[in-house]
Context: one part of a larger RNA
RNA sequence: GAUGAACGCUGGCGGCGUGCCUAAUACAUGUAAGUCGAACGGGUGAUUUAGCAAUAAGUCUACUAGUGGCGAACGGGUGCGUAACGCGUGGGUGACCUGCCCCGAAGCGGGGGAUACCAGCUCGAAAGGGCUGCUAAUACCGCAUGUGGUUAUCUGGGUUAGAGGCCGGAUAACUAAAGGAGUAAUCCACUUCGGGAGGGACCUGCGACCCAUCAGCUGGUUGGUAGGGUAACGGCCUACCAAGGCGACGACGGGUAGGGGGCCUGAGAGGGUGGCCCCCCACACUGGCACUGAAACACGGGCCAGACACCUACGGGUGGCAGCAGUAGGGAAUAUUGCACAAUGGGCGCAAGCCUGAUGCAGCAACGCCGCGUGCGCGACGAAGGCCUUCGGGUCGUAAAGCGCUUUUCGGGGAGAGGAGGAAGGACCGUAUCCCCGGAAUAAGUCUCGGCUAACUACGUGCCAGCAGCCGCGGUAAAACGUAUGAGGCAAGCGUUAUCC
Numbered sequence: 001g002a003u004g005a006a007c008g009c010u011g012g013c014g015g016c017g018u019g020c021c022u023a024a025u026a027c028a029u030g031u032a033a034g035u036c037g038a039a040c041g042g043g044u045g046a047u048u049u050a051g052c053a054a055u056a057a058g059u060c061u062a063c064u065a066g067u068g069g070c071g072a073a074c075g076g077g078u079g080c081g082u083a084a085c086g087c088g089u090g091g092g093u094g095a096c097c098u099g100c101c102c103c104g105a106a107g108c109g110g111g112g113g114a115u116a117c118c119a120g121c122u123c124g125a126a127a128g129g130g131c132u133g134c135u136a137a138u139a140c141c142g143c144a145u146g147u148g149g150u151u152a153u154c155u156g157g158g159u160u161a162g163a164g165g166c167c168g169g170a171u172a173a174c175u176a177a178a179g180g181a182g183u184a185a186u187c188c189a190c191u192u193c194g195g196g197a198g199g200g201a202c203c204u205g206c207g208a209c210c211c212a213u214c215a216g217c218u219g220g221u222u223g224g225u226a227g228g229g230u231a232a233c234g235g236c237c238u239a240c241c242a243a244g245g246c247g248a249c250g251a252c253g254g255g256u257a258g259g260g261g262g263c264c265u266g267a268g269a270g271g272g273u274g275g276c277c278c279c280c281c282a283c284a285c286u287g288g289c290a291c292u293g294a295a296a297c298a299c300g301g302g303c304c305a306g307a308c309a310c311c312u313a314c315g316g317g318u319g320g321c322a323g324c325a326g327u328a329g330g331g332a333a334u335a336u337u338g339c340a341c342a343a344u345g346g347g348c349g350c351a352a353g354c355c356u357g358a359u360g361c362a363g364c365a366a367c368g369c370c371g372c373g374u375g376c377g378c379g380a381c382g383a384a385g386g387c388c389u390u391c392g393g394g395u396c397g398u399a400a401a402g403c404g405c406u407u408u409u410c411g412g413g414g415a416g417a418g419g420a421g422g423a424a425g426g427a428c429c430g431u432a433u434c435c436c437c438g439g440a441a442u443a444a445g446u447c448u449c450g451g452c453u454a455a456c457u458a459c460g461u462g463c464c465a466g467c468a469g470c471c472g473c474g475g476u477a478a479a480a481c482g483u484a485u486g487a488g489g490c491a492a493g494c495g496u497u498a499u500c501c
Base pairs, nucleotide, nucleotide: 001500002499003498005497006496007495008494009493012372013371014370015369016368017367018365019364020330025328026327027326029325030324031323034070035069036068039067040066042064043063044062045060046059047058048057049056050055077283078282079281087207088206089205090204091203092202093201096200097199098198101196102195103194104193105192106191107190109143111141112140118133119132120131121130122129123128148175149174150173151172152171153170154169155168156167157166179188180187181186209255210254211253216246217245218244221243222242223241224240225239226238227237228236258280259279260278261277262273263272264271265270285306286305287304288303289302308319309318310317311316336362338361339360340359344358345356346355347354348353375405376404377403378402385396386395387394388393410438411437412436413435414434415433419428445490446489447488448487449486450471451470452469457484458483459482460481466473467472
């Protein structure tokens, strides 16, 4: 000098930040991912017409459980694991994928069978099911078409270190689709292919902690052939064959640790560090597994096992805050079970809009940085009082009182933006700001005073009580302990402790 700090004493205001470093301990409660009725059949409501009514037929910016679509892989959290191509940086992919978005080309023909909802019966304490019957679709399945695409055979070309993979041609086989809204124009969807953008996957050179009191390690091990698997290369996996591969340029083992941009310090070189913010990675009670999907081996999805907890009619079920608040526990120690979607952004939707603990705000905390204030001027015969004294005086000290002034702040009253690009619409918020009134009013502490080091006397104590960062003080005159007066430093803080340079 610095800190995500803590502790002691003290504490007026504002702005901007920051706030479980420990138990990746366990979690009550609420909430954090929905949306679309312009995909579909039904139901409810409102309403119109006909009717005496039952009912029938319509209409709707209405609501909706279910089927279906998109999203739920983003956003948010944490740092357990990981010494690794995990990260950083530079390359490679002639070995790759890509929903939504953009550009281009072509298409959207004609059929079928189901099923949830619903109804009936039924099992179960519940969670949750079973059977029968009915029905729709942008759900599902054949057929047709084939611009195209894929595969096989034949063939041409170019590039290359290397072609099964790139660019063409011929033949054959296989291979698409869905509608909705609107009077319409048209718009939104759908299918196939080519390209793009952005995103991702894999490979690789180099860089990067401690221990050699870890010196040898290795059997899918190293390579090959064939196959499987993948978006894709590959011992990634399997069979067979060979016997290799790594290592003092530190293999293997052990310990520790998420990495980087950065941050702290330093003249720099370097040392330390990785909290907030940004990028990447890993994880989501512990371990394993796959399903769906463009993408997951999936925090608020599924299955299995385990520990834990809860419900139970004992047969069986349910749960996962390392999301936001909050609770217990641990700890020196770390906040509200707040408001709003007004803004920015995200998901869905033609839209209106809905959802959004992302986010914007507010609350708490001197935790940090920055700013402001606690008054200003005059005022000596130098009051009173305290302390010291050589008893003359000195000092606190223009300090106080007193007189005059001001009102930042404070209190009261009034006005009141802007964030909202275009009429309305603001959680914050009657906030910021402005005006008027009142009255010095509401506001100073803390550490030190032997030397280092700025600031000294008195009394008490008597190697006691105590101090102390180092040197060292204290045993009867202690500037070093305690108190007091005074002084010095910093100041809404001051000091101590811890850690780094």
Predicted 3D model of a 501-nucleotide part of an RNA (small-subunit ribosomal RNA, 5' domain) from an uncultured bacterium. Rfam family: Bacterial small subunit ribosomal RNA. The prediction has a mean pLDDT of 87. RNAcentral holds the full RNA, with entries from ENA and SILVA.